[in-house]
RNA sequence: UCUAGUCAAGGGCAUAGCUAUUGAAAGAUAGUGGCGCAAAACUACGGAUCUAAGGGCAAAUCGAUCUUAUAAACGAUUGCCUAUGACAGCCGGGUUACCUAG
Numbered sequence: 001u002c003u004a005g006u007c008a009a010g011g012g013c014a015u016a017g018c019u020a021u022u023g024a025a026a027g028a029u030a031g032u033g034g035c036g037c038a039a040a041a042c043u044a045c046g047g048a049u050c051u052a053a054g055g056g057c058a059a060a061u062c063g064a065u066c067u068u069a070u071a072a073a074c075g076a077u078u079g080c081c082u083a084u085g086a087c088a089g090c091c092g093g094g095u096u097a098c099c100u101a102g
Stems, first nucleotide, its partner, number of pairs: 002102004012037002017032006035089001041095003045092003049086002054082004059078005
């Protein structure tokens, strides 16, 4: 330096849940906790997945205005689509690293 991760040794990280904060949400942060992890260290480059504030579309219902009355347009609710949001403990890529063996 490369490959491997199984025996050790020193260790490391910390699922779900709960509490607090934050966010539109997904989620994140901190504490507690410990399911697991040989990169469960870092990194949103690719894919998958999650969310829909904002934007768009359509129908139905309701409201207000106008009208002889409809229609059109407006607002609210519901539905669908969409990351610029998230996710590294989903997979892959990139970078870095302890120990042991070859």
Description
Model confidence (mean pLDDT): 81 of 100. c-di-GMP-I riboswitch aptamer from Evansella caseinilytica, 102 nucleotides, folded computationally. The source organism's lineage runs through Bacteria, Bacillati, Bacillota, Bacilli and Evansella. Rfam family: c-di-GMP-I riboswitch aptamer. Rfam describes the family as follows. GEMM was predicted in a large-scale screen for bacterial structured RNA regulatory elements.